RNAcentral holds the full RNA, with entries from MGnify. A computed fold for a 574-nucleotide part of an RNA from a marine sediment metagenome, annotated as large-subunit ribosomal RNA, domain V. It matches the Rfam family "Bacterial large subunit ribosomal RNA". Rfam links the family to the GO terms ribosome and structural constituent of ribosome.
[in-house]
Context: one part of a larger RNA
RNA sequence: CCUGCGGCAAGACGGAAAGACCCUAGGAGCUUUACUGUAGCUUGAUAUUGGGUUUUGGUUUUUAAUGCGUAGCAUAGUGAGGAGGCUUUGAAUCUUAAUUUUUGGAUUGAGAGGAGCCGCCAGUGAAAUACUCAUCUUUAAAAAUCUUAAUUCUAACCAUUGACAACAAUGGGACAGUGUCUGGUGGGCAGUUUUAGUGGGGCGCUAUUCUCCUAAAGAGUAACGGAGAAGUUUAAAGGUCAGCUAAGUCCGGAUGGAAAUCGGACUCGUCGCGCAAAGGCAAAAGCUGGCUUUACUGCAAGGCGGACAUGCCGCGCAGUUGCGAAAGCAGAACUUAGUGAACCGACCGUGGAUUGUAGGAUCGCGGAAGAUCAUCGGAUAAAAGCUACCCUAGGGAUAACAGGCUAAUAGAGCCCAAGCGUUCACAGCGACGGCUCUGUUUGGCACCUCGAUGUCGGCUCAUCCUAUCCUGGUGGUGGAGAAGCUACCAAGGGUUUGGCUGUUCGCCAAUUAAAAGGGUACGCGAGCUGGGUUCAGACCGGCGUGAGCCAGGUUGGUCCCUAUCUGCCGUAGG
Repeated sequence: CCUGCGGCAAGACGGAAAGACCCUAGGAGCUUUACUGUAGCUUGAUAUUGGGUUUUGGUUUUUAAUGCGUAGCAUAGUGAGGAGGCUUUGAAUCUUAAUUUUUGGAUUGAGAGGAGCCGCCAGUGAAAUACUCAUCUUUAAAAAUCUUAAUUCUAACCAUUGACAACAAUGGGACAGUGUCUGGUGGGCAGUUUUAGUGGGGCGCUAUUCUCCUAAAGAGUAACGGAGAAGUUUAAAGGUCAGCUAAGUCCGGAUGGAAAUCGGACUCGUCGCGCAAAGGCAAAAGCUGGCUUUACUGCAAGGCGGACAUGCCGCGCAGUUGCGAAAGCAGAACUUAGUGAACCGACCGUGGAUUGUAGGAUCGCGGAAGAUCAUCGGAUAAAAGCUACCCUAGGGAUAACAGGCUAAUAGAGCCCAAGCGUUCACAGCGACGGCUCUGUUUGGCACCUCGAUGUCGGCUCAUCCUAUCCUGGUGGUGGAGAAGCUACCAAGGGUUUGGCUGUUCGCCAAUUAAAAGGGUACGCGAGCUGGGUUCAGACCGGCGUGAGCCAGGUUGGUCCCUAUCUGCCGUAGG
């Protein structure tokens, strides 16, 4: 070296299971004051469902009463006729009772009484309740009808008993029950919704429009890049004609001051333009005054800008106006934000259509109010959550472990040397700063791995580095010696045992020459453990209406692999 045999498990990102964590998409289970339904429960109406009595209210008829401005005998409803009417079948008057009332009276009943009372005539807008008829307001009674409420009956209907049926009796009774329609309630049940961006996701923030920078001297141009604004306002802050010039500084000037108003000079556009910013603007786009409504109707050559759809500018023509002497100017505002497509559509107009005609209704046509449809090119008229009980498809397009890149952070070294060190920067320290290194910390990135790279600590077994804790050899010393401090060389060997805690770490105790720091997938689970973390059960605190949740605590909780290859150990043969 080759070939066996017996062993060990470091590697073959070993085997097993299309990762259960995370994300994306889908599903399912559960919750609720998510949305929409629905069983059930309940309200009312009506049918089954009938007869009386009383009662509430309305209508009609009959009878009876009722009616007050002023003047006027006095409480005159309106219209017509009318010269008489009522009365021994009991007038005036008186007593009494009731009703009504504008408190003055009116009406009716009973009794006494025993012959009169009222009208026409005067006054009043209108003449007699003297009398007759019709009618209105208000009130009362009766009847009819509808209705409200109560009560009662029995014959529908229901229950019980007679063994069942038939039927009967008894009890209840037009209720209950049932059908239809209807309001409420209704996670009991069901179907669904619960946006996206995002240096993983969640939380936060953002989503449309305007201005500037980034933007690289045409246009355009991204980021969870840097700054700000808008979701309007104005009947003048629009149109036109005419006129005017702010702001600051300096000088002078009573009260008067840093700034009031007055005079002068200088700079010039710093002022102002409703509001952000930018670009603009001087006989103006700023400020003031006069007159006004073009903040018009119908169009539109030609352009800008644009995926589309929106958007923007506009010569000129017709009509009708405003201002101006006129030329002319005016289809809102110095410009760029001040916003919303379709569908639906109140309302207005309409020589149209359908419904056989009229009326009415519906539709069409021309306008048009109504959206924080703000997730702002707007899925529906209408929508929130939990899942550790979870499932599926996928993803290393995307997180947690490890690796990689980086090195802000961390650790280490060097430079400068203010200062400390009695004196003296540098024995030993060293501020303010600067330059490097390492890849042991916390991070950033998301590059291999999600058809799986098992995760903290301990045990066992180690191997390497040196920025050396001990042991060895040296320099300096603020080294007398001893003991130290500091620096250099040096990795051969070594670097403890207990208590607490799952702990690494740390604290404590006792030792030691010393009880150094790191790398090795924070070495090592196909070597062990399984205390912690990190499934399913359960408890507490907190949060949540709830389902449930919490780098909060607590208790419990299945650790598979017979070694093919590489590697290593032992052994045999060649």